[in-house]
Context: one part of a larger RNA
RNA sequence: CUGGGCGUAAAGGGUGCGUAGACGGUCAGGUGUGUCGGGUGUGAAAUCCCACGGUUCAUCCGUGGAACUGCAUUCGAAACUACUUGGCUAGAGUGCAGGAGAGGAGAGCGGAAUUCUUGGUGUAGCAGUGAAAUGCGUGGAUAUCAAGAGGAACACCGGUGGCGAAGGCGGCUCUCUGGACUGCGACUGACGCUGAGGCACGAAAGCUGGGGGAGCAAACAGGAUUAGAUACCCUGGUAGUCCCAGCUGUAAACGUUGUACACUUGGUGUAGGCGGAUUGUCCCCGUCUGUGCCGAAGCAAACGCGAUAAGUGUACCGCCUGGGGAGUACGGUCGCAAGACUAAAACUC
Repeated sequence: CUGGGCGUAAAGGGUGCGUAGACGGUCAGGUGUGUCGGGUGUGAAAUCCCACGGUUCAUCCGUGGAACUGCAUUCGAAACUACUUGGCUAGAGUGCAGGAGAGGAGAGCGGAAUUCUUGGUGUAGCAGUGAAAUGCGUGGAUAUCAAGAGGAACACCGGUGGCGAAGGCGGCUCUCUGGACUGCGACUGACGCUGAGGCACGAAAGCUGGGGGAGCAAACAGGAUUAGAUACCCUGGUAGUCCCAGCUGUAAACGUUGUACACUUGGUGUAGGCGGAUUGUCCCCGUCUGUGCCGAAGCAAACGCGAUAAGUGUACCGCCUGGGGAGUACGGUCGCAAGACUAAAACUC
């Protein structure tokens, strides 16, 4: 390079925005870049191929033809491609009118519960386990009542319900703010799709500085268990978990399924709209968007997928090429560090 692939066998980048690039709707005119046709020149000879001939055949050689798929130049064609000019509205976007939502940021507020403090009542146990013990308690615990402090999380509603690009988002109110959806078809007129680099976001843990610290809880200590028990169980308990500012940039970051568009029998739920029917709500019918289940064709090694495709096609990106060595070494870039990203080979089976 060609060919084959990427749900589970190796393989979809964690996610988005977007640069270069690649690809790109519809109608008409022009040019003639690619493209197609003709002519001319050239494409040395030998070789390869074909025919005939020479050596008794053949190898080999000779003669002729074809070929040399190319390049240059010239004449022409104009469907497609490209460039250019002028239109169009089905893609895309804007506008207007709506309803839905744990989408994001900031501020304030609330109740339940745990813990602690103070006070009252009250007395000998409490706690814990498979059973115990460590632990707490006559300096009055546990229990119970009242008051207070403080931090964190928001029961029920709650739902294969909703929102978000992903990570993720759940008490209530206010302020600021993003997106999607539906209807109208008013406006722009291809403004689009994808996207190497790049930039931004990115759970938890971890790191730096400052605060905070109720509960939980790595490490750690003690008690058990056990042959041992650096564990599982119990009593404690520090980082951390929380907030602010910054860093890290990874996950089974999973639907293990890249993004966009088009097409392809059906059934049944659910969420948000709209339209019809109805006096009107419910119900019913239709339709758009999302989200589930079951399944036709088809696909698939099977499992299964099946209009939310893993079906049928198109465009672009990423990635794979036997197991181990190894996502390691070395080098480089980034990081405070931890480490991350990029990424081999020897050897071995």